RNAcentral holds the full RNA, with entries from SILVA. Large-subunit ribosomal RNA, domain II from Capsicum annuum, 699 nucleotides, folded computationally. Lineage of the source: Eukaryota > Euphyllophyta > lamiids > Solanales > Capsicum. Model confidence (mean pLDDT): 81 of 100.
[in-house]
Context: one part of a larger RNA
RNA sequence: GUCAGCGACUCAUAUGCAGUGGCUUGGUUAAGGAAAGCCACAGGAGCCGUAGCAAAAACGAGUCUUCAUAGGGCAAUUGUCACUGCUUAUGGACCCAAACCUGGGUGAUAUAUCCAUGACCAGGAUGAAUCUUUGGUGAUACUAAGUGAAGGUCCGAACUGACUGACGUUGAAGAAUCAGCGGAUGAGUUGUUGUUAAGGGUGAAAUGCCACUCAAACCCAGAGCUAGCUGGUUCUCCCCGAAAUGCGUUGAGGCGCAGCAGUUGACUGGACAUCUAGGGGUAAAGCACUAUUUCAGUGCGGGCCAGGAGAGCAGUACCAAAUUGAGGCAAACUCUGAAUACUAGGUAUGGCCUUAAAAUUAAAAAAAAGGGGUCAAAGUCAGCUAGUGAGACGAUGGGGGAUAAGCUUCAUCGUCGAGAGGGAAAUAGCCCGAAUCACCAGCUAAGGCCCCUAAAUGGCCGCUCAGUGAUAAAGGGGGUAGGGGUUCGGAGACAGCUAGGAUGUUUGCCUAGAAGCAGCCACCCUUGAAAGAGUGCGUAACAGCUCACUGAUCGAGCGCUUUUGUUCCGAAGAUGAACGAGACAAAGCAAUCUGCCGAUACUGUGCGGUGUAAAAAUACAUCGGUAGGGGAGCGUUCCGCCUUAGAGGGAAGCCUCCGCACGAGCGGUGAUGGAUGAAGCAAAAGCAAGAAUGUCGGC
Numbered sequence: 001g002u003c004a005g006c007g008a009c010u011c012a013u014a015u016g017c018a019g020u021g022g023c024u025u026g027g028u029u030a031a032g033g034a035a036a037g038c039c040a041c042a043g044g045a046g047c048c049g050u051a052g053c054a055a056a057a058a059c060g061a062g063u064c065u066u067c068a069u070a071g072g073g074c075a076a077u078u079g080u081c082a083c084u085g086c087u088u089a090u091g092g093a094c095c096c097a098a099a100c101c102u103g104g105g106u107g108a109u110a111u112a113u114c115c116a117u118g119a120c121c122a123g124g125a126u127g128a129a130u131c132u133u134u135g136g137u138g139a140u141a142c143u144a145a146g147u148g149a150a151g152g153u154c155c156g157a158a159c160u161g162a163c164u165g166a167c168g169u170u171g172a173a174g175a176a177u178c179a180g181c182g183g184a185u186g187a188g189u190u191g192u193u194g195u196u197a198a199g200g201g202u203g204a205a206a207u208g209c210c211a212c213u214c215a216a217a218c219c220c221a222g223a224g225c226u227a228g229c230u231g232g233u234u235c236u237c238c239c240c241g242a243a244a245u246g247c248g249u250u251g252a253g254g255c256g257c258a259g260c261a262g263u264u265g266a267c268u269g270g271a272c273a274u275c276u277a278g279g280g281g282u283a284a285a286g287c288a289c290u291a292u293u294u295c296a297g298u299g300c301g302g303g304c305c306a307g308g309a310g311a312g313c314a315g316u317a318c319c320a321a322a323u324u325g326a327g328g329c330a331a332a333c334u335c336u337g338a339a340u341a342c343u344a345g346g347u348a349u350g351g352c353c354u355u356a357a358a359a360u361u362a363a364a365a366a367a368a369a370g371g372g373g374u375c376a377a378a379g380u381c382a383g384c385u386a387g388u389g390a391g392a393c394g395a396u397g398g399g400g401g402a403u404a405a406g407c408u409u410c411a412u413c414g415u416c417g418a419g420a421g422g423g424a425a426a427u428a429g430c431c432c433g434a435a436u437c438a439c440c441a442g443c444u445a446a447g448g449c450c451c452c453u454a455a456a457u458g459g460c461c462g463c464u465c466a467g468u469g470a471u472a473a474a475g476g477g478g479g480u481a482g483g484g485g486u487u488c489g490g491a492g493a494c495a496g497c498u499a500g501g502a503u504g505u506u507u508g509c510c511u512a513g514a515a516g517c518a519g520c521c522a523c524c525c526u527u528g529a530a531a532g533a534g535u536g537c538g539u540a541a542c543a544g545c546u547c548a549c550u551g552a553u554c555g556a557g558c559g560c561u562u563u564u565g566u567u568c569c570g571a572a573g574a575u576g577a578a579c580g581a582g583a584c585a586a587a588g589c590a591a592u593c594u595g596c597c598g599a600u601a602c603u604g605u606g607c608g609g610u611g612u613a614a615a616a617a618u619a620c621a622u623c624g625g626u627a628g629g630g631g632a633g634c635g636u637u638c639c640g641c642c643u644u645a646g647a648g649g650g651a652a653g654c655c656u657c658c659g660c661a662c663g664a665g666c667g668g669u670g671a672u673g674g675a676u677g678a679a680g681c682a683a684a685a686g687c688a689a690g691a692a693u694g695u696c697g698g699c
Stems, first nucleotide, its partner, number of pairs: 001699003005695002011091004016086008026048003033041001052059001062074004094232002101222006112196001114194001116192005121186001123155003126151001131146003135142001159183003163180004200210003207216001235633006245258005259388002261385008273347006284336001285334002290330001292328001294326005301319002303316002350375006391416010421432003437606003441603002447597003450582001452580001456594001458593002462589002469584001475569003479566008488557001496553001498551003502526001504524001508520002532547001536545002608623005636685002640681002646676001653672001655670001657668004
């Protein structure tokens, strides 16, 4: 891992509710008893009910509060006993699982310290003190050579340790091996026997060690500890169907109440739409208030300054109240003020049944008005039973943040959650649209129609050349197609070519120089078709080139500005990678027209289920579904009833095949097997496995 077996809402007592039943001359016994299959007998203590209210005395269809019937609260009624089911409470209480805590014991043959008694340490090196002798001194000191053999001395085996690397890592080994490494006469190593025990020991101290166990050993018991936590929880079909919010919580991943669900009952009459009537202070807008703000005018007052004995007065490139005009701005501004939303009221629908029989009509068939009932969709109240109380994204209006986030937090909707199907290549939350089942039928939605790939390589009118389409800004562009305005133009524009572009004058100033062209001022005159006291280059300064301006040539539009569509540059990322691919100048973009494809939508045909609804028929509506609620069933084991059917002419079981049932399942043939065993009705459970790192066994 797989196969098979086992494996989880139980039992007792009690409450509440529902269903069924007994009695209702209210119901009913408990313990104990007698009796001894059960039923039945007997026991009336007690319990529930028959009256409430008040804390209570008490009072009583009322009572309490209170000075007060002034008002208000509660009441003005009501069965009970069993059985079954659901819920709740107390117990292990659906199952498995802690880490812990407490009590009593067992451990120091491993390991930590200590005690006692033993054992062990190749070889080599160094050469302390002491002593002897030499020299030396008054004597010491001192000096030299020997002797000597000290040391938590040195090198290095055994021994002991464990610093590095490799190898090993389902190992040869639950800590080793290999190559190196530290200590190796010492605080050394080691044998044997003893000592210290769990909040205790021991510890050259690491929370280390105390038998592969140590921030408190192990064993048994309390003990099925507890677990607001995780996991698991076994057959079928049908109906309905949530929540992820508010308040509170030593509360935040848990609970309680409310909200939302189911079911049972009672009641109301609406829902949607439309019309009418309301209140408002949001969006917008505005500046009348409050706050804020720019410019301009007048300018109280102040500053500065002048003179004056003082009163007072003159002046001002200063500040500036107030006021006037123009222009802004606000979630905590409003002289104004929507759309929605909200509240109230009026009007108003469809199906079916019935009335229903007739009448009308030649007949058959069919239709309409009115009355009543009922259904669809809405709501309120009450009983019982839940789950939920982590939400996610999208749209709109806001707060926080950076008008960041697949961010966070509110409000109003939608979808997912709990929703399949079609589209978006793939893609919970986007678009379309809600799947009872069947069909090799039809028609559409979103989205599409060259090929992959179902459907026009369709029509018509433009645009784009960038593979834009098929990612992005400020900014930039004689790209290109249009619209508007305007200058000039057959008295010849624009562009090109050709010719001129001069004089006073090198204007004046300044300057070393300044001659159109460093700079400053001025910017005139003349000749002329025209020509600036000069547009740019240039020179040391001149010179030189050029422009403005003008003639000739040429011959019809040209220049500027604004705007719309589309396009280009701007454009750098790590494997090749942002049309789904091929590929496409349309199969791209924009406008328009007609077809077609396209879903579990809708329609058609057929079988079912549910509700109204009660037996059938029939009509209408309806049948996605997690948590969850309700309903109806299948199967297993065992007990009872049926004189139990049946069974060696072959039971159960196992295997194979066939049929039936919406399904759980049921029935049958054949083979095997060799002794048990249905159906029906009723009672009861150790009653259903695919999941629990489940458990046991086989492989």